[in-house]
The RNA shown here (SAM riboswitch aptamer (S box leader)) has 102 nucleotides and comes from Sedimentibacter hydroxybenzoicus DSM 7310. The model forms 97% of the base pairs in the Rfam consensus.

RNA sequence: UUCUUAUCAAGAGAGAUGGAGGGAACGGCCCUGUGAAAUCUCGGCAACCUACAAAUGUUGUAAGGUGCUAAUUCCGUCAAAGAUUACUUUGAAAGAUGAGGA
Numbered sequence: 001u002u003c004u005u006a007u008c009a010a011g012a013g014a015g016a017u018g019g020a021g022g023g024a025a026c027g028g029c030c031c032u033g034u035g036a037a038a039u040c041u042c043g044g045c046a047a048c049c050u051a052c053a054a055a056u057g058u059u060g061u062a063a064g065g066u067g068c069u070a071a072u073u074c075c076g077u078c079a080a081a082g083a084u085u086a087c088u089u090u091g092a093a094a095g096a097u098g099a100g101g102a
Base pairs, nucleotide, nucleotide: 001102002101003100004099005098006097007096008095013042014041015040016039017038021031022030023029025077026076027075028074043069044068045067048065049064050062051061052060053059054058073094078091079090080089081088082087
């Protein structure tokens, strides 16, 4: 980088350095000098892999490997149905993360 598969309406922030961007892309709408990104420290959340136990297609406990810690994946983008002037619902696509493979 790519393929398969599971999940994505819940949950969880302080400090130091830094000094203008960030929320994947595009449109919108937001966050941000009352300090963005990034790096570091210490916390926290969760439970995919993992370990252990049990009444073993499952459940519980732990938290070693990841991940996450503004807003539903912030909303939309494509399609269908409904509604009929712009919205609602559902499903995709795309994306993110885990596990496995090439």
The organism belongs to Sedimentibacter hydroxybenzoicus, within Bacteria. Its mean pLDDT, the model's own confidence on a scale to 100, is 86.